[in-house]
RNA sequence: CCAGUCGGUCGGACGGCCGCUCCUUUUGGGAGAGGAAAGUCCGGGCUCCAUGGAGACACGGCGCCGGGUAACGCCCGGCCAGGGUUAAACCUGAGGGAAAGCGCCGCAGAAAAUAUACCGCCUGUUUCGACAGGUAAGGGUGAAAAGGUGCGGUAAGAGCGCACCGCCGCGCUAGCAAUAGGGCGGGCAGGGCAAGCCCCGCCGGGAGCAAAACCGAAUAGGGACGCCGUUCUUCCGUUUACGGAGGAGAGCGAAGUCUUCGCGCUCAGGACGUCCGGGUUGGUUGCUUGAGGCGAUGCGCAAGCGUCGUCCCAGAUGAAUGGUCGUCGCUUCUCUUACGAGAAGUACAGAACCCGGCUUACAGACCGUCUGGCGAA
Numbered sequence: 001c002c003a004g005u006c007g008g009u010c011g012g013a014c015g016g017c018c019g020c021u022c023c024u025u026u027u028g029g030g031a032g033a034g035g036a037a038a039g040u041c042c043g044g045g046c047u048c049c050a051u052g053g054a055g056a057c058a059c060g061g062c063g064c065c066g067g068g069u070a071a072c073g074c075c076c077g078g079c080c081a082g083g084g085u086u087a088a089a090c091c092u093g094a095g096g097g098a099a100a101g102c103g104c105c106g107c108a109g110a111a112a113a114u115a116u117a118c119c120g121c122c123u124g125u126u127u128c129g130a131c132a133g134g135u136a137a138g139g140g141u142g143a144a145a146a147g148g149u150g151c152g153g154u155a156a157g158a159g160c161g162c163a164c165c166g167c168c169g170c171g172c173u174a175g176c177a178a179u180a181g182g183g184c185g186g187g188c189a190g191g192g193c194a195a196g197c198c199c200c201g202c203c204g205g206g207a208g209c210a211a212a213a214c215c216g217a218a219u220a221g222g223g224a225c226g227c228c229g230u231u232c233u234u235c236c237g238u239u240u241a242c243g244g245a246g247g248a249g250a251g252c253g254a255a256g257u258c259u260u261c262g263c264g265c266u267c268a269g270g271a272c273g274u275c276c277g278g279g280u281u282g283g284u285u286g287c288u289u290g291a292g293g294c295g296a297u298g299c300g301c302a303a304g305c306g307u308c309g310u311c312c313c314a315g316a317u318g319a320a321u322g323g324u325c326g327u328c329g330c331u332u333c334u335c336u337u338a339c340g341a342g343a344a345g346u347a348c349a350g351a352a353c354c355c356g357g358c359u360u361a362c363a364g365a366c367c368g369u370c371u372g373g374c375g376a377a
Base pairs, nucleotide, nucleotide: 001373002372003371004370006368007367008366009365010364012328013327014326015325016324017323018322020032021031022030023029024028034348038359039358041357042356043355044354045353046208047207048206049205054259055258056257057256059204060203061202062201063200064078065077066076067075068074079095080093081092082091083090096199097198101197102196103193104192105191118139119138120135121134122133123132124131125130147165148164149163150162151161152160166188167186168185169184170183172181173180174179212285213284214283215282222276223275224274225273226272227270228269232247233246234245235244236243237242238241248266249265251263252262253261292311293310294309295308296307297306298305299304329346330345331344332343333342334341335340
């Protein structure tokens, strides 16, 4: 320098005029959208509601190993499998268990899991059509065919025997581990699918700032007491309309279900009187200082963690953050020998309680990692 690969940063600048929201020390001054503010898909903070104890069962999510984190289904570093390339950098993975059990494996095919004989091969019989037996080496079907390749062996074959590879069991070495490597033994059992049920391990109360708290009108409605009215059933007591005990009933104890235990309650109300309290419209709080930003530095491969310094950086609520003009950038096109001139364009999008992630959208510009090739010193 070229080709590839994987990441990161930015995503218009300055000024004038006219406005909008918030703050303020108020003739004034200061602040005012994003990397995704988006989708609302995960994880938290915060708020309210629910939560007597014990037990059983459901339901949902996650799933290689180690680390990070407040937490995660996120991130980092590894392992394994698959892919990519001449090779490489690199990419992808719902990646626990198929030796607990059940279920499924379409079409094709003889056979899809207690194996099996369609063609072929071999042996025998033969009425020469075929039949019986052996055989998984060969053909054919399929996503997948009962370990693979080779040699021996055999009537033909076959782990039938042997070597190597694979597999299973046992122990060894390296590693925190996933796992890798090699050793010994075994002729080979146990096909695949858990993104089918299921098993194992871990996690999980519900709703969400329209949460929630405070102030607080009218009207309507609610509660307590009084007044009027009414009283499930059995027994006991008396003061004869009250009290007590039991039964039955429905209810509460979780806002998934059930069991055990526990708890108090009951029939019927009313347009009247007095007092009390909740909600709606409206207002205030919640509201922005936070797992916060920036710089330096230490530890770590990294994600990240620590220490020091420094800064305060939107807070609207039918919802502000805008409009216009000028100058300059950037891209494309046209004209020009050239200098230069002109025209068009300048993305995706836009806070609504706040964070950490993921995903999706995005004109253009810039920087770097790694791998390979070529050249120079």
RNAcentral holds the sequence, with entries from ENA. Bacterial RNase P class A from a Pseudomonadota bacterium, 377 nucleotides, folded computationally. The organism belongs to Pseudomonadota, within Bacteria. Of the family's consensus pairs, 97% are formed in the model. Model confidence (mean pLDDT): 76 of 100. It matches the Rfam family "Bacterial RNase P class A". Rfam classes the family as a ribozyme. It is recorded under the gene name rnpB.